[in-house]
RNA sequence: UGAGUUGGCGGCUAGGGUUCCGGUCUCGCAAGAGACGUCCGGUCCGAGAGCUACCGCCCACGCGGGAGACAUCCGCGCGGGACACGGCGGGGCAAAAUCCCGGGAGAC
Numbered sequence: 001u002g003a004g005u006u007g008g009c010g011g012c013u014a015g016g017g018u019u020c021c022g023g024u025c026u027c028g029c030a031a032g033a034g035a036c037g038u039c040c041g042g043u044c045c046g047a048g049a050g051c052u053a054c055c056g057c058c059c060a061c062g063c064g065g066g067a068g069a070c071a072u073c074c075g076c077g078c079g080g081g082a083c084a085c086g087g088c089g090g091g092g093c094a095a096a097a098u099c100c101c102g103g104g105a106g107a108c
Stems, first nucleotide, its partner, number of pairs: 007055002010052003015045002020042002022039001023036005057081003061077005083103001085106001089101003
């Protein structure tokens, strides 16, 4: 200096907080109000380096298509496809996060 399945999207999980619901407590005759996420819940947020479905990409094989043996091209089918240490800070819906900036800075 360069390469890479460093492309997309859905469902979840580890994890995360506290808008809403529920819970607990306080006040109140009541209706209700306030506080608590130090509250193992539902909703909610949620991974490049977690799981998984599908699409795409690459490789190999098989089948099919024009006059067509090979090659090319097109289509279909089946199979296969790697690595990944990582801040500070900032952003962010109510808020937080293994979320986003970010496979970034840096390290190897």
Guanidine-I riboswitch aptamer from a Hyphomicrobiales bacterium, 108 nucleotides, folded computationally.
Its mean pLDDT, the model's own confidence on a scale to 100, is 84.
Rfam family: Guanidine-I riboswitch aptamer. Rfam describes the family as follows. This family represents a conserved RNA structure found upstream of the ykkC and yxkD genes in Bacillus subtilis and related genes in other bacteria. Rfam links the family to the GO term regulation of gene expression.
The sequence was found by an Rfam model in a public genome assembly.